[in-house]
Context: one part of a larger RNA
Molecule: small-subunit ribosomal RNA, 5' domain
Organism: uncultured bacterium
RNA sequence: GGAUGAACGCUGGCGGCGUGCCUAAUACAUGCAAGUCGAACGAGGUGCUUUUGUAGCAAUACGAGAGUAUCCUAGUGGCGAACGGGUGAGUAACGCGUGGAUGACCUGCCCCAAAGUGUGGGAUAACAGUCCGAAAGGAUUGCUAAUACCUCAUGUGGUUAUCGGGUUUAGAAAGCGAUAACUAAAGCAGCAAUGCGCUUUGGGAGGGAUCUGCGUCCCAUCAGCUAGUUGGUGAGGUAACGGCUCACCAAGGCGACGACGGGUAGGGGACCUGAGAGGGUGGCCCCCCACAAUGGAACUGAAACACGGUCCAUACACCUACGGGUGGCAGCAGUAGGGAAUAUUGCUCAAUGGGCGAAAGCCUGAAGCAGCAACGCCGCGUGUGCGAUGAAGGCCUUCGGGUCGUAAAGCACUUUUCUGAGAGAUGAGAAAGGACAGUAUCUCAGGAAUAAGUCUCGGCUAACUACGUGCCAGCAGCCGCGGUAAAACGUAGGAGGCGAGCGUUAUCC
Repeated sequence: GGAUGAACGCUGGCGGCGUGCCUAAUACAUGCAAGUCGAACGAGGUGCUUUUGUAGCAAUACGAGAGUAUCCUAGUGGCGAACGGGUGAGUAACGCGUGGAUGACCUGCCCCAAAGUGUGGGAUAACAGUCCGAAAGGAUUGCUAAUACCUCAUGUGGUUAUCGGGUUUAGAAAGCGAUAACUAAAGCAGCAAUGCGCUUUGGGAGGGAUCUGCGUCCCAUCAGCUAGUUGGUGAGGUAACGGCUCACCAAGGCGACGACGGGUAGGGGACCUGAGAGGGUGGCCCCCCACAAUGGAACUGAAACACGGUCCAUACACCUACGGGUGGCAGCAGUAGGGAAUAUUGCUCAAUGGGCGAAAGCCUGAAGCAGCAACGCCGCGUGUGCGAUGAAGGCCUUCGGGUCGUAAAGCACUUUUCUGAGAGAUGAGAAAGGACAGUAUCUCAGGAAUAAGUCUCGGCUAACUACGUGCCAGCAGCCGCGGUAAAACGUAGGAGGCGAGCGUUAUCC
């Protein structure tokens, strides 16, 4: 000098774009953050239409039945909830980066292609009863539906086994053919046409999984480490290879090219600095990984060993009728605590994107916006021109004067900003539809009006005098100032630097 997610002191007019718990992965009140589908299903409710019963002279009231609705929904069922959002505790590792490999693999939704969608059955929630419990919740009897569940048939196909032949290679389990066994399905809407689904298979796209070469911090005051350890055979397990697991057998495997141990740390794209080589950093944004009070486990599913799922244990907190229950903000706001320090319990689904749905649409603290903060970068302003009797006043003075200083006053002008009034968007691809927002922007009116500080002035280092103080009070980045003439302390005048900032502190180059 440059830089910062900064903080502190003094000061502070506006706008645009960004950024904002670096500390306690501490504890959390409250609200919201994942639902949706009635065109899968039964049932209940509601509205409307209509028939009818009882009471009544009637209006009407109370019932019963039928039809209908783009109406509502607790439950069954489907899809989603594994995305999106947060955090960086752990991890020195195939975690990440980069280049390869899978003849050792999986893949819901989507796209393309082929074939099919036949026949039966038994339940169960809801509901209605009964019962237990303070509650959370649960037990039991009876009834019922389905795109829920289970047989049977068919088998284009697929899987497994056997056989044949077969490629390339280090080796093969690739691919091809034959035979046998096993193995599918669901309907809904519509008058219909048809559409949406469902099943099996092949391919694709995108996604994931595993293996591997190389790279990836400090300590040798860590030098030896290792028994599922290293390899083999067989079995189990997995989507899949593999000591992944197990039985048996062998005695191996790693290490100064740093094993093992300890410390520290999420990695990268990038960012800062530097002429570069390097050095430092990993906040915002993007990619990957890991985690979800702590530890462990599996279930469901195409995918999880699952932040707002389940079970167990632990700690903590809450409710309790003391028997027992409930909870997990490292989602968005917000609270307490910690701290030098870090924001609103805001608006909207209008746009972009996501989930569900045939659609209308619903949900979406993702997102878009607004609010707060000079935290950063950038831009603008705080007036412009003229104006010497160099006014008054301050300070200095050799008392002549010098200086603040064209500075002010005064005269003329302008209106960026500001205030008020009016008009008023783009963002919305064919109609309508805008949270932001009466915002941006434009026009008019008013009036210099609303707007300057901060640090320094001994040398380094741009900028000097006076008074006060008297090794005191104090200053200080280094050298050093201060003990009676201090350009170094304090104040004043003046000057210099930067300027809505300035200075200090911390850290990096």